[in-house]
RNA sequence: CUCGUAGCUCAGUUGGUUAGAGCAGCGGCCUCAUAAGCCGAAAGUCACAAGUUCGAUUCUUGUCGGGUCC
Numbered sequence: 001c002u003c004g005u006a007g008c009u010c011a012g013u014u015g016g017u018u019a020g021a022g023c024a025g026c027g028g029c030c031u032c033a034u035a036a037g038c039c040g041a042a043a044g045u046c047a048c049a050a051g052u053u054c055g056a057u058u059c060u061u062g063u064c065g066g067g068u069c070c
Stems, first nucleotide, its partner, number of pairs: 001067004007023004016054001026040004047063005
């Protein structure tokens, strides 16, 4: 300096009402069966704490952890 969002890889940020995708896993359809394909559901204290605000994943501060440079 940069990053931390679902089991994994990531999107979402000039604050706004329900937080999403792909893959994986689970259930169903299809098949003699498996794979592929199709459908569905589930899975998140948005690293932790505090602050600002009517309202914070988003802004501010601190802490923790990963990466990078000198």

A computed fold for a 70-nucleotide RNA from a mouse gut metagenome, annotated as transfer RNA. Rfam family: tRNA. About the family: Transfer RNA (tRNA) molecules are approximately 80 nucleotides in length. The family's RNA type in Rfam is transfer RNA. The coordinates come from a structure-prediction model, not an experiment, and the mean pLDDT is 83. The RNAcentral record of the sequence draws on MGnify.